RNA sequence: UUCCCGAUACCGCAAACCCACGGAGACGUGGGGACGCAAAGCCAUGGGUCCCUCGCGGAACUUUCCCAGUCCGCCGCGGGGCGAUCGCCAGGUUGCCGAA
Numbered sequence: 001u002u003c004c005c006g007a008u009a010c011c012g013c014a015a016a017c018c019c020a021c022g023g024a025g026a027c028g029u030g031g032g033g034a035c036g037c038a039a040a041g042c043c044a045u046g047g048g049u050c051c052c053u054c055g056c057g058g059a060a061c062u063u064u065c066c067c068a069g070u071c072c073g074c075c076g077c078g079g080g081g082c083g084a085u086c087g088c089c090a091g092g093u094u095g096c097c098g099a100a
Stems, first nucleotide, its partner, number of pairs: 005098002012037002017032006035087001041093003045090003048085003051081008060070003
């Protein structure tokens, strides 16, 4: 000096929840607030989850069966979105301190 690593100290970030604003929504921004965090800094690249939308199928319903239908809803699968999330995981990138 670099990498792994994470004691100590300074600094820093800020979950849930509440308020205001923005968005159709997931959610975001600001203020309050601290559960946590050594990358809880940054990047949606891969996976996950979530939102919206389209298609297909199913359940259910239409007194029962067949056919047929179903606005709003429910479940599953697939496609799409310059959708959301980096405090879900991985990857990329930058970075403070320096005990073992």
Predicted 3D model of a 100-nucleotide RNA (c-di-GMP-I riboswitch aptamer) from a Gemmataceae bacterium. Rfam family: c-di-GMP-I riboswitch aptamer. Rfam links the family to the GO term cyclic-di-GMP binding. The coordinates come from a structure-prediction model, not an experiment, and the mean pLDDT is 81. It was read from a public genome assembly, where an Rfam model found it.